Predicted 3D model of a 350-nucleotide part of an RNA (small-subunit ribosomal RNA, central domain) from an uncultured bacterium.
[in-house]
Context: one part of a larger RNA
RNA sequence: UUGGGCGUAAAGGGCUUGUAGGCGGACAGGUUAGUCUGGCGUGAAAUCUCCACCGCUCACCGGGGAGGGGCCGCUGGAAACUGCCUGUCUGGAGUUCGGUAGAGGGUCAUGGAAUUCCGCAUGUAGCGGUGGAAUGCGUAGAUAUGCGGAAGAACACCUGUGGCGAAGGCGGUGGCCUGGGCCGAAACUGACGCUGAGGAGCGAAAGCCAGGGGAGCAAACGGGAUUAGAUACCCCGGUAGUCCUGGCCGUAAACGUUGGAUACUAGGUGUGGGAGGUAUCGACCCCUCCUGUGCCGCAGCUAACGCAUUAAGUAUCCCGCCUGGGGAGUACGGCCGCAAGGUGAAACUC
Numbered sequence: 001u002u003g004g005g006c007g008u009a010a011a012g013g014g015c016u017u018g019u020a021g022g023c024g025g026a027c028a029g030g031u032u033a034g035u036c037u038g039g040c041g042u043g044a045a046a047u048c049u050c051c052a053c054c055g056c057u058c059a060c061c062g063g064g065g066a067g068g069g070g071c072c073g074c075u076g077g078a079a080a081c082u083g084c085c086u087g088u089c090u091g092g093a094g095u096u097c098g099g100u101a102g103a104g105g106g107u108c109a110u111g112g113a114a115u116u117c118c119g120c121a122u123g124u125a126g127c128g129g130u131g132g133a134a135u136g137c138g139u140a141g142a143u144a145u146g147c148g149g150a151a152g153a154a155c156a157c158c159u160g161u162g163g164c165g166a167a168g169g170c171g172g173u174g175g176c177c178u179g180g181g182c183c184g185a186a187a188c189u190g191a192c193g194c195u196g197a198g199g200a201g202c203g204a205a206a207g208c209c210a211g212g213g214g215a216g217c218a219a220a221c222g223g224g225a226u227u228a229g230a231u232a233c234c235c236c237g238g239u240a241g242u243c244c245u246g247g248c249c250g251u252a253a254a255c256g257u258u259g260g261a262u263a264c265u266a267g268g269u270g271u272g273g274g275a276g277g278u279a280u281c282g283a284c285c286c287c288u289c290c291u292g293u294g295c296c297g298c299a300g301c302u303a304a305c306g307c308a309u310u311a312a313g314u315a316u317c318c319c320g321c322c323u324g325g326g327g328a329g330u331a332c333g334g335c336c337g338c339a340a341g342g343u344g345a346a347a348c349u350c
Base pairs, nucleotide, nucleotide: 004322005321006320007305008304012319014202015201016200017199021195022194023193025089026088027087028086029085030084031083033082034081035078036077037076038075039074040073041071042070048067049066050065051064053062055061092192093189094188095187096186097184098183099182100181104178105177106176107175108174109173110172111155115151116150117149118148119147120146121145122144126137127136163170164169207248208247209246210245211244212243216242217241221237222236223235224234259318260317261316262315263314264313267296268295269294270293271292272291273290274289275288276287277286300307301306324350325349326348334343335342336341
């Protein structure tokens, strides 16, 4: 490289957007670049295959004719497909209008429960903690109880097998700003599409820089236990951090371990959103359609497990990635970063 692959064996990029590129709906006409075909040219000789010949011992050699993958250019032709040009179309895509569900995002305001602390009051000897204890707290009055105050963080029930978001993720309540989805009806644009190397943006937690904040929790750390030891598991404390604002970092079991788009391929059952039908005063129930999300299951697929209209089935297009184990997520250089680090080989060896 070819071939083969990527749910679990090595392998889907964390996600989106989009540049180049690749690929691309229906009809008609034109063109003839690709494509197909005829001719000319070339494809040296030798060799090879085939045909017949000479010398002749059938080998070998010699001479003659034909064939040969392909190539470039010229030329004649074909017009189905691809391309290009022109015109047209509406099914793909989009726009408008009317509805609709939602923890989608940002910002401001606000609520109650709980916790801790502070003050006052009641009250007295314990509290706390564990397997059992001890460290710890408490007669300077703790724990418990009541009232008042302060602070920060998280939002019980509702809560769901539920919803929203591209992913990360999103949960008290209200206002404002704002993105997307879905449904319905026609009208409009007329292929405007799909994918997407680079690029750009987003990206949990931890971590970093600056400033604030700090109730609870809690790496590190101190102490008490346990133990042969115990740099742990348990207990008492406790600082970064966890929270806010601005800026970095760019990773993850960033997982559905399953890239995106389109079409097609049995059913059954549950659930979220919407529209309609039947019936009705209206609704529920029942039925149909669209859209999302689960479970079961046929064909088919799979090494098996399992997947199975939300495919891992049948196909097409585009991107990413894999190629025995170790060396190694290491080294060197580059790039990025304040740093931590990110990106990321080979020799060699089995």